[in-house]
Context: one part of a larger RNA
RNA sequence: CUGGGCGUAAAGGGAGCGUAGGCGGCCAAGCAAGUCUGAUGUGAAAUCCCAAGGCUCAACCUCGGGACUGCAUUGGAAACUGCUCGGCUGGAGUAUCGGAGAGGUAGGCGGAAUUCCUAGUGUAGCGGUGAAAUGCGUAGAUAUUAGGAGGAACACCAGCGGCGAAGGCGGCCUACUGGACGAAGACUGACGCUGAGGCUCGAAGGCGUGGGGAGCAAACAGGAUUAGAUACCCUGGUAGUCCACGCAGUAAACGAUGAAUACUAGGUGUCGGUGCCCACGGGGCAUCGGUGCCGCAGCUAACGCAGUAAGUAUUCCGCCUGGGGAGUACGUUCGCAAGAAUGAAACUC
Numbered sequence: 001c002u003g004g005g006c007g008u009a010a011a012g013g014g015a016g017c018g019u020a021g022g023c024g025g026c027c028a029a030g031c032a033a034g035u036c037u038g039a040u041g042u043g044a045a046a047u048c049c050c051a052a053g054g055c056u057c058a059a060c061c062u063c064g065g066g067a068c069u070g071c072a073u074u075g076g077a078a079a080c081u082g083c084u085c086g087g088c089u090g091g092a093g094u095a096u097c098g099g100a101g102a103g104g105u106a107g108g109c110g111g112a113a114u115u116c117c118u119a120g121u122g123u124a125g126c127g128g129u130g131a132a133a134u135g136c137g138u139a140g141a142u143a144u145u146a147g148g149a150g151g152a153a154c155a156c157c158a159g160c161g162g163c164g165a166a167g168g169c170g171g172c173c174u175a176c177u178g179g180a181c182g183a184a185g186a187c188u189g190a191c192g193c194u195g196a197g198g199c200u201c202g203a204a205g206g207c208g209u210g211g212g213g214a215g216c217a218a219a220c221a222g223g224a225u226u227a228g229a230u231a232c233c234c235u236g237g238u239a240g241u242c243c244a245c246g247c248a249g250u251a252a253a254c255g256a257u258g259a260a261u262a263c264u265a266g267g268u269g270u271c272g273g274u275g276c277c278c279a280c281g282g283g284g285c286a287u288c289g290g291u292g293c294c295g296c297a298g299c300u301a302a303c304g305c306a307g308u309a310a311g312u313a314u315u316c317c318g319c320c321u322g323g324g325g326a327g328u329a330c331g332u333u334c335g336c337a338a339g340a341a342u343g344a345a346a347c348u349c
Base pairs, nucleotide, nucleotide: 003321004320005319006318007303008302012317014201015200016199017198021194022193023192025088026087027086029084030083031082033081034080035077036076037075038074039073040072041071042070048066049065050064052062053061054060091191092188093187094186096183097182098181103177104176105175106174107173108172109171110154115149116148117147118146119145120144121143125136126135162169163168206247207246208245209244210243211242215241216240220236221235222234223233258316259315260314261313262312263311266294267293268292269291270290271289272288273287274286275285276284277283278282298305299304322349323348324347331342332341333340334339
C1' cells in the first nucleotide's frame, strides 16, 4: 500500500465543544470541472501479446498485426458528482404552552449518630478477640442523666427510579443557571453529520499556599498469631480524607461495545408527557421520549447480541497487525515534583 478487523482473542480516543477536511434532503433551470462518447495528433526502437517465417528443434533472430490501458487538442451528451441561480419542508433550528428530575453554582437552615469538655448519679471494672494481650480505669473509667463544643456524612423515603456528555449527582429551603421531554404546528429554510490538530471538562490518590480536623485512617508504634509475620486480627496513630484557590490529567475513566441517520417479528415491566374511551374503582386503548428483562429473523468462534444490535446499510473519526523485551530506553512536549503524553530497537520464543 491492498486488505481484514476492534463486547470477551491485538484493537473505541475518559468525555464534550469545535477548526480544517471528508460526507450530505426534495424540485426546477443553467454551466460543463469530474464523468461518458466521437475525431485528430502523439505515445521512439527494443521489450510484451497474436500470427507467419529463418537457423535440423528450442533458446535466439526476422517480419506483419495488436498493444503501449497515457497525454494534448477538438466536436458532442447532461443521468450522477461538482458549481451558479431560483424554489420546497420531511432533516436541523427558533418562538409559544406544559409538567418531570440526587443536572450545576452560591448562601442559609435541620435532626440522628460518633468524639471531646463540664456537672450529677454510681462502683470496679471497661474494652477487645478464635483465645488473649497491649490499651483505658479508684487521680473514679465503662454505664447513665443534663448542658456545651466541633467536624464530617445525610438513616427511612430508595426503586435493574431519576438527572447529567463523561467524570459524576442524594437531608431541607432560597437565589441564579444548563439540558432533555411532551403538546400544538406559527416562523427560518438544509442552516446538517462527523471531526485530524485545537480548546474545555475530567473519580480516587498526589502536589503547592492558607484554613479546618469529629470519625476513619496509608506511614509509624505497641500487642497478638506464626518456624518467621516488615501481613491478615487487636490497641493506638500522622499525613490524608473536609474547605478556598491553584496544579496534576490518570483508572477495570466499563456497556471492556466511538458518533450520527435510516430500516428490520413480537411479548412484558418501569419512569416522564399527551390524546381518546369506560361500567369512574382505577383501569383500557393509542402515541412520543427514556430505562430494564425475555425473545424471532439475522449475526457470532462460541458465549451471547437481538428496535438501547454485536442485525441490514451509509458517512466521518479513533485504533489493531504474534508473545516477551515494554508502555521500557532515547529524544521531544507538559509538570513544582510525583509523573503524564508521544513511543522504539537489539535480543529472545

Small-subunit ribosomal RNA, central domain from an uncultured Eubacteriaceae bacterium, 349 nucleotides, folded computationally. Rfam family: Bacterial small subunit ribosomal RNA. The coordinates come from a structure-prediction model, not an experiment, and the mean pLDDT is 90.